[in-house]
RNA sequence: AUAAAAAGGCCGAAUUGAAAUAAGCGGGGGAACCAGUUUUUAGGGGUGAAUUCUAGACAUCUAGAGAGGAUAUCCCUUAAUCCUAACCCGUCAGCUAACUCCGCAGGCGACUAAGGGAGAG
Numbered sequence: 001a002u003a004a005a006a007a008g009g010c011c012g013a014a015u016u017g018a019a020a021u022a023a024g025c026g027g028g029g030g031a032a033c034c035a036g037u038u039u040u041u042a043g044g045g046g047u048g049a050a051u052u053c054u055a056g057a058c059a060u061c062u063a064g065a066g067a068g069g070a071u072a073u074c075c076c077u078u079a080a081u082c083c084u085a086a087c088c089c090g091u092c093a094g095c096u097a098a099c100u101c102c103g104c105a106g107g108c109g110a111c112u113a114a115g116g117g118a119g120a121g
Stems, first nucleotide, its partner, number of pairs: 009108003015023002024104006034094001043092001044089004051066006067084005074117006
């Protein structure tokens, strides 16, 4: 340096339990007060990091910039690399106590280093 093996683990709310009107972790709806008062097909809204602008292209693509996110015992910082999807509600929803409804999947797998701190032995 290359190849193979190894499932330690990684992204995510997506775990535990034999089970449950279970626990735990997430999300939506929903008063007063507050906010808003020209909003309503140019529809509107939700989960999620996954969105805004510019130029070209002119069937949803290309490039760039900003914003957002990930990178391995735990936390922070710097650099470097990468990602910026997909789906749902159905004309309707600001916040929101009580109350109420829903989810607990899927996909990867030797993955980048340094510094500071914490913890364990």
The RNA shown here (c-di-AMP riboswitch aptamer (ydaO/yuaA leader)) has 121 nucleotides and comes from a soil metagenome. The prediction has a mean pLDDT of 79. Rfam family: c-di-AMP riboswitch aptamer (ydaO/yuaA leader). Rfam's curators write: This family represents a conserved RNA structure found upstream of the ydaO and yuaA genes in Bacillus subtilis and related genes in other bacteria. The sequence is in RNAcentral, with records from MGnify.